[in-house]
């Protein structure tokens, strides 16, 4: 110098004129309300609202996009506990409000390497599939081969044995090697592989040519159903609160249930006895939410369909798991202290628009520079708030590491 | 804001992991006097894109584009 891998900033600056908006003061109009004075007109204060008008100060993103995730908040299911059924994760270990996220790390897998990627628990609880090919694809075999007996027309045939050779195939009863067998085979030995027990190391996943038995089918797929672990309650700010205003306390069906005892007092008939009506409180039934069980509310419960009014204001709406700096701990994510700042709150939906110069960068015009000319370069706009994953991104700047190639 | 579906030939659509089909459309040829009708034959596909699972992917899972329904 080249190519590479990772990480981390930045996405124009200044001026000037015009033109939005929020919040804080201040006024001029106009406007009701209260309070002193006045006989009354009127006049003073106070604390307000509308419009404008000046000052101040502040105004989009790193993805604000996707709506894939986990939260905060609100409301609803009566509430709690048990199981169920949906769904969602899936070595270990921290980190967090948590979480499918994020660090470190272990085992695999891609690279020369820096590093990258991984949906990483179970096939011996069942259940399925593995086409074609090929003798056979999981209680799996003998197509060609090689032994052996026995026939033979010598080309071969028919019994037994074998599973190392060889084909087939994505994968066929561990591999290399030495014995051994009629020919072979963990059939036996060695080393490896596997699987069990100890030991060491590490919090642990797991490592270790540790050590010791064992001849040891232990295919493959779970991003096949599915088992095992561990999490999960629905709904969302167009959730919800309130103010105002309107309207029709509306109509029609279906299921179940059609009440019961006890106490208290109330009102009417009645000479009394006692008779209705009807409130309250308790239990017992009855139905409510997936099941079941306690509690709880109701005395009626549950469902469907048709029709009407409101489609206005206020809020929720920005002080937060906040940002910045310094320090400490920690391999790191991140935690903790200390100090310091306040930094969008719209609602049809605000931060724009011209113009000068400057800067970065491109193009052309130079042998090249300086110098001129031109062009002004990406993704793309908050709507309740955060913590992440993922997609898009023109140019530019900084760091650490890997390789190569050259020089000293 | 929230849920659910789709994308395959020119069009309308089938496909249950084992190498892509119907019909209608085109094209040539046979029939007619000449069209249609019918007959027979052929063509036409990166299954939306990208990446994963698996020997193997339209088909299974993740992203990403597009359409298109539902509720509020």
């Nucleotide at each position: 110098c080249c190519a590479g891998u990772c990480g981390g900033c930045u996405g124009g600056g200044c001026g000037a004129c015009c033109g939005c908006u929020g919040c804080c003061g201040g006024u001029u109009u106009g406007u009701g309300g209260g309070a002193c004075u006045u006989u009354g007109c009127g006049g003073u204060c106070c604390a307000g609202c509308a419009c404008g008008c000046c000052g101040g100060u502040g105004g989009a993103g790193g993805a604000a996009a996707g709506u894939c995730c986990g939260g905060g908040c609100u409301c609803c299911a009566a509430g709690g506990a048990u199981c169920g059924a949906c769904g969602g994760u899936g070595a270990c270990g921290g980190c967090u409000a948590a979480c499918g996220g994020c660090c470190g790390c272990c085992g695999g897998g891609g690279g020369u390497g820096a590093c990258c990627c991984c949906a990483g628990g179970g096939a011996a609880a069942g259940u399925g599939c593995c086409a074609c090919a090929g003798a056979a694809a999981a209680c799996a075999g003998a197509c060609c081969g090689c032994c052996c007996g026995c026939g033979u027309c010598c080309g071969c045939g028919c019994g037994g044995g074998u599973a190392a050779g060889g084909g087939u195939g994505a994968a066929a009863a561990g591999g290399u090697g030495c014995g051994g067998u009629a020919a072979g085979a963990g059939c036996g030995c060695a080393c490896c592989g596997c699987g069990c027990u100890c030991c060491c190391g590490g919090c642990a996943a797991c490592g270790g040519c540790g050590a010791g038995c064992g001849g040891c089918a232990u295919g493959g797929c779970a991003a096949a159903c599915c088992c095992c672990a561990c999490c999960g309650g629905g709904a969302g700010c167009a959730a919800g609160a309130c103010c105002g205003a309107a309207u029709a306390g509306g109509g029609g069906c279906g299921g179940c249930a059609u009440g019961g005892a006890u106490g208290c007092g109330g009102c009417g008939g009645g000479c009394a006895a006692c008779c209705g009506c009807g409130g309250c409180a308790u239990c017992c039934g009855g139905g409510c939410a997936g099941a079941u069980c306690c509690u709880g509310g109701c005395u009626g419960c549950c469902g469907c369909c048709c029709g009407g009014g409101u489609u206005g204001g206020u809020u929720g709406c920005u002080c937060g798991a906040g940002g910045c700096g310094c320090g400490g701990a920690g391999u790191a994510a991140u935690c903790c202290g200390c100090g310091u700042c306040c930094c969008a709150g719209a609602u049809g939906a605000a931060u724009g628009g011209u113009c000068g110069c400057c800067g970065c960068g491109g193009a052309g015009g130079u042998c090249g520079c300086a110098c001129c000319u031109c062009c002004a370069g990406a993704c793309a706009g908050a709507a309740c708030c955060c913590g992440g994953c993922u997609u898009a991104c023109a140019g530019g700047c900084c760091g650490a590491c890997u390789g190569g190639c050259a020089a000293u | 804001g929230g849920g659910c579906g789709c994308u395959u030939a020119g069009c309308u659509c089938a496909g249950c992991g084992g190498u892509a089909g119907a019909g209608c459309a085109c094209u040539u040829c046979c029939u007619u006097g000449a069209c249609a009708u019918g007959g027979a034959a052929g063509g036409g596909g990166u299954c939306a894109g990208a990446g994963g699972u698996u020997c193997g992917a339209u088909c299974c899972c993740u992203c990403u584009a597009g359409c298109g329904c539902c509720c509020a």

Description: Predicted 3D model of RNase P RNA and transfer RNA as a complex of 480 nucleotides. The prediction has a mean pLDDT of 75. It holds a member of the Rfam family "Bacterial RNase P class A".